[in-house]
């Protein structure tokens, strides 16, 4: 330098032909049970969907560029 893959909650990940308010597990907060811890139960908070444009009535999803990581070739 060129090709490919990945980027979604603190972490690990899902998201089925573009369409309801974007989800799960774990972690976190509060409450209940216990003398307390662990644990169990209930409720809750947490997201510019990597960034910038384009297409569209509508984009996490499609197109282009850029950034970061992984990987292959040279």
């Nucleotide at each position: 330098g060129g090709g490919g893959c990945u980027g979604u909650a603190g972490c690990u990940c899902a998201g089925u032909u573009g369409g309801c308010u974007a989800g799960a597990g774990u972690g976190c907060u509060u409450c209940c049970g216990u003398g307390g811890c662990a644990c169990g139960g209930a409720a809750g908070a947490a997201g510019u969907c990597g960034c910038g444009g384009g297409u569209u009535c509508g984009a996490u999803u499609c197109c282009c560029g850029c950034c970061a990581g992984c990987u292959c070739c040279a």